RNA sequence: AAGUUAUCAAGAAAGGCCGAGGGAAUAGACCCUUUGACGCCUUAGCAACCUCCCGAACUUUCGGGGAAGGUGCUACAUUCUAUCCGUCCCGAGACUUCGGGAUUCGGAAUAGAUAACAA
Numbered sequence: 001a002a003g004u005u006a007u008c009a010a011g012a013a014a015g016g017c018c019g020a021g022g023g024a025a026u027a028g029a030c031c032c033u034u035u036g037a038c039g040c041c042u043u044a045g046c047a048a049c050c051u052c053c054c055g056a057a058c059u060u061u062c063g064g065g066g067a068a069g070g071u072g073c074u075a076c077a078u079u080c081u082a083u084c085c086g087u088c089c090c091g092a093g094a095c096u097u098c099g100g101g102a103u104u105c106g107g108a109a110u111a112g113a114u115a116a117c118a119a
Stems, first nucleotide, its partner, number of pairs: 003117006013043005021032003026082004044074004049070002052065005078111001083108004087102006
């Protein structure tokens, strides 16, 4: 590094520098951006994955507390959609099928991000 587990519709800003793109990949959309985005630095803030404290459990852990340390984050749901299954609506067909749509309709998968573990 590949990997395993958990979470991902909540939350949270300013100043300085830089100077043209940015929002992971592919495609389609939509949005941010010279009224300076993105990125870097400083301070602040948000969170509570690990560490810490308490209670329960019993070796799988669960609940609560706090925020000093390790971290992460501070536009838009992981910005939205794509694949599969189910549900619902509409239309056609007629013997259980086909087509279109609904995505704060639902579930799963794939991918991504973060934390801890693991070499």